[in-house]
Context: one part of a larger RNA
RNA sequence: UGACGGGGGCCUGCACAAGCGGUGGAGUAUGUGGCUCAAUUCGAUUCAACGCGAAGAACCUUACCUGGCCUUGACAUGUACGUAGUAGAAGGGUGAAAGCCUGACGAGAUAGCAAUAUCAGCGUACACAGGUGCUGCAUGGCUGUCGUCAGCUCGUGUCGUGAGAUGUUGGGUUAGGUCCCGCAACGAGCGCAACCCCUGUGUCCUGUUGCCCUCCCGGCGAGAGUCGGGAGCACUCUGGACAGACUGCCUCGCUUAAACGAGGAGGAAGGUGGGGAUGACGUCAAGUCAGUAUGGCCCUUACGGCCAGGGCUGCACACGUACUACAAUGCCCGGCACAAAGGGAAGCGAGACCGUAAGGUGGAGCAAAUCCCCAAAAACCGGGCCCAGUUCAGAUCGUCGUCUGCAACUCGACGGCGUGAAGUUGGAAUCGCUAGUAAUGGCGCAUCAGCUACGGCGCCGUGAAUACGUUCCCAGGCCUUGUACA
Numbered sequence: 001u002g003a004c005g006g007g008g009g010c011c012u013g014c015a016c017a018a019g020c021g022g023u024g025g026a027g028u029a030u031g032u033g034g035c036u037c038a039a040u041u042c043g044a045u046u047c048a049a050c051g052c053g054a055a056g057a058a059c060c061u062u063a064c065c066u067g068g069c070c071u072u073g074a075c076a077u078g079u080a081c082g083u084a085g086u087a088g089a090a091g092g093g094u095g096a097a098a099g100c101c102u103g104a105c106g107a108g109a110u111a112g113c114a115a116u117a118u119c120a121g122c123g124u125a126c127a128c129a130g131g132u133g134c135u136g137c138a139u140g141g142c143u144g145u146c147g148u149c150a151g152c153u154c155g156u157g158u159c160g161u162g163a164g165a166u167g168u169u170g171g172g173u174u175a176g177g178u179c180c181c182g183c184a185a186c187g188a189g190c191g192c193a194a195c196c197c198c199u200g201u202g203u204c205c206u207g208u209u210g211c212c213c214u215c216c217c218g219g220c221g222a223g224a225g226u227c228g229g230g231a232g233c234a235c236u237c238u239g240g241a242c243a244g245a246c247u248g249c250c251u252c253g254c255u256u257a258a259a260c261g262a263g264g265a266g267g268a269a270g271g272u273g274g275g276g277a278u279g280a281c282g283u284c285a286a287g288u289c290a291g292u293a294u295g296g297c298c299c300u301u302a303c304g305g306c307c308a309g310g311g312c313u314g315c316a317c318a319c320g321u322a323c324u325a326c327a328a329u330g331c332c333c334g335g336c337a338c339a340a341a342g343g344g345a346a347g348c349g350a351g352a353c354c355g356u357a358a359g360g361u362g363g364a365g366c367a368a369a370u371c372c373c374c375a376a377a378a379a380c381c382g383g384g385c386c387c388a389g390u391u392c393a394g395a396u397c398g399u400c401g402u403c404u405g406c407a408a409c410u411c412g413a414c415g416g417c418g419u420g421a422a423g424u425u426g427g428a429a430u431c432g433c434u435a436g437u438a439a440u441g442g443c444g445c446a447u448c449a450g451c452u453a454c455g456g457c458g459c460c461g462u463g464a465a466u467a468c469g470u471u472c473c474c475a476g477g478c479c480u481u482g483u484a485c486a
Stems, first nucleotide, its partner, number of pairs: 001486002003483003007480007015470002019433005026324008034315002042053002064310007073128001077127007088105001091102004108119004130299002133297003139293001141288003144284001146282001151190006157166003170181003196276004201243005207237001210233002214231007246270001249264005326426001330385006342373003347366002352361003392423001397418007439462007
């Protein structure tokens, strides 16, 4: 100087407390361990591995296993030699395919008048290719974590023999090493904040594909009205510019002062308005050689390459993360409102018709503020159920179908009918959340032929409770103290 302490002081954080909802019990989905296996490819392992790499394992993917094959190779560059019936190739044989054997027909480019030479292609030989083989404890790059915590340093000066100290400590204050005051320090850098994006208010501009205050025309209608068209751009909205918030104003508090704190006015918004992006010096020899790159080592008729089938989906068991429930604030049936954000051409696919349905037939319109996906659901209204293993719950199994795809046996999703398991709120323990949050309801997208999505990433609807407080648990920051630790 650090680190550590079941030392002290001050402070912060959904850390505790106060609340709301879960997990731990059940069934299933998914990941992991274990076991099994010819193989169940590999990696990730406290927080910070375990719905993680994987934003799509039937074949492919695929790295694993079994079997069949290839050996300058699926791919790159170079050298030498050979090569016109050459390169290519319909077809044939064998085979599970790959491969192997054969093969009618049959080329090209550049220079040159031409002969010919060179090239491409092919074959042979050699340098080499190739390796998801090992080492993340040889590395780059990227990432996680402490932590969006408020810290980490430097120059000059001063102090100390020196390591080093000072500044950065102290008194206040802040979300903040934020700011103020003081001070042998004076300044500065990386962080904080601001500058960036979204959202909340207004003004101006914009006016189609958006809008409909007003006017006109037409169809339907007794009328109210409704549908279509045309003027129109006021409103909504689209998306651009600007304004707006700064403790600017008032009062009070603090040490008299500043910083600041509390309250108020005005305001759409008030003290960082809400959210995002942004991650200092460093720590964990943290993670990744399987994303790519890369040193070294290793394989080279195989540890490389191709193919078929299988496996990654196995199942006495254990754990994590989820979904669905156990019901009446519910379930079932009927009716009936209100979104946002996205996607669409080998695509989205309307109306209509067929089917109980999954879906099918068909094809209008749309490269989309125009058309389509598109039905929002919970809510609300009416009816049924009457506390039961039930009109709860839906696992499992049987059977018949639909769709994608070369192909759904291992091993896809979905629909109909039947079947109707466990489960009556979950031990010790443990998790999330402070507001448009939790809880709850649906919708979309990426990956993708299809899908094991209940996952991930977004969107909107409904919409709470609680925080006395900092004694305790956990993590962190500053000062101080002890130490046989570095």

A computed fold for a 486-nucleotide part of an RNA from a metagenome, annotated as small-subunit ribosomal RNA, 3' major domain. The coordinates come from a structure-prediction model, not an experiment, and the mean pLDDT is 83. It matches the Rfam family "Bacterial small subunit ribosomal RNA". Rfam links the family to the GO terms structural constituent of ribosome and ribosome.